Lysine riboswitch aptamer from uncultured Mediterraneibacter sp., 165 nucleotides, folded computationally. The RNAcentral record of the sequence draws on MGnify. Lineage of the source: Bacteria > Bacillati > Bacillota > Lachnospirales > Mediterraneibacter.

[in-house]
RNA sequence: AGAUAGAGGUCGCAUUUUUCAUGAGUAGGAUGACGGAUGUAUCAGGGACAGAAGAAAUCAUCAGAAAGGGGAAGAUGCCGAAAGGAUAAAGAGGCCUGAGCCUUUACCCUUGGGCAUGACGUUAAGAGCGGCAUGACUGUCAUCGCAGGAUGGAGAGCUAUCUGA
Numbered sequence: 001a002g003a004u005a006g007a008g009g010u011c012g013c014a015u016u017u018u019u020c021a022u023g024a025g026u027a028g029g030a031u032g033a034c035g036g037a038u039g040u041a042u043c044a045g046g047g048a049c050a051g052a053a054g055a056a057a058u059c060a061u062c063a064g065a066a067a068g069g070g071g072a073a074g075a076u077g078c079c080g081a082a083a084g085g086a087u088a089a090a091g092a093g094g095c096c097u098g099a100g101c102c103u104u105u106a107c108c109c110u111u112g113g114g115c116a117u118g119a120c121g122u123u124a125a126g127a128g129c130g131g132c133a134u135g136a137c138u139g140u141c142a143u144c145g146c147a148g149g150a151u152g153g154a155g156a157g158c159u160a161u162c163u164g165a
Stems, first nucleotide, its partner, number of pairs: 001163006009079001012078009029062005038050003042099005082111004087106005112138002115135004120130003140153005
C1' cells in the first nucleotide's frame, strides 16, 4: 500500500409492513345567510373556463378526508450504517411557460455514536429532525502515568488475518 473479515449500541443506522395518535372537526363538499365583482386551492405571465340565473371573502348547519412528518411492534438489509448541506442535470403533478415545492441521479463538503439542555431553522406542531453551543456518557486510537486515571484526535478512523514492497 492492497484485499478480506469484524467491533461500537442510555432504541447503533436505514428501508419496509402492520398499527396508533397527530394532522383535524382542518382542507375540499352540500345547504342557507350575508356580500356585490371577481374567481380558478404557492408566486409571476399567458390561455381557457366559471360568474349579476350572483364571483371572492365572512358566518351558520350537515356530514367530513388525505399526504408529508412522528410513536410502537415485526421483518429485511446493514456498521459511512446513514444524516445534513452546496451545485448541476433529469423526472412527476395542475391547461401552458418560468420560479418554487416534491422525487431521482451525479459530484463536492460536514458529521465516530447515541443522550440531555439552550436559542435558532424546518414544521400544523411545544412532536420529530438539522447544524451550532454546552454537559456528561460510550467505542476507538495517540500521548502521559506503576495504576486508578488525565489530556487530545477523528470514521480518509480502529481491530484481526492475508498479500506485496